[in-house]
RNA sequence: GCCGCCGUAGCUCAGCGGUAGAGCGGCCGGCUUGUAACCGGCAGGUCGCGGGUUCAAAUCCCGCCGGCGGCU
Numbered sequence: 001g002c003c004g005c006c007g008u009a010g011c012u013c014a015g016c017g018g019u020a021g022a023g024c025g026g027c028c029g030g031c032u033u034g035u036a037a038c039c040g041g042c043a044g045g046u047c048g049c050g051g052g053u054u055c056a057a058a059u060c061c062c063g064c065c066g067g068c069g070g071c072u
Stems, first nucleotide, its partner, number of pairs: 001071007010024004018055001026042005048064005
C1' cells in the first nucleotide's frame, strides 16, 4: 500500500429498512434472624464520526477514524 471482518448499555453480544434488546453487572424492593442464592421492579444508549438514499436508516451506499486478521 491492497483486501476482508468488527465498532450497539459499565462488560459480553443479539437486532440486517418501520418504537433499540438480552445475559452479567448497578440500584430499589421481596424472601431470610442475617448474608449468599432465588423472585419482582427500576435506571443506564448521540447504535464510532460525517454525508447520501428513503415517507422512514443501528440496518442500504460513500468517505473518515479506531481495533483485529490476511496479502505484497
Molecule: transfer RNA
Organism: Candidatus Nanopusillus sp.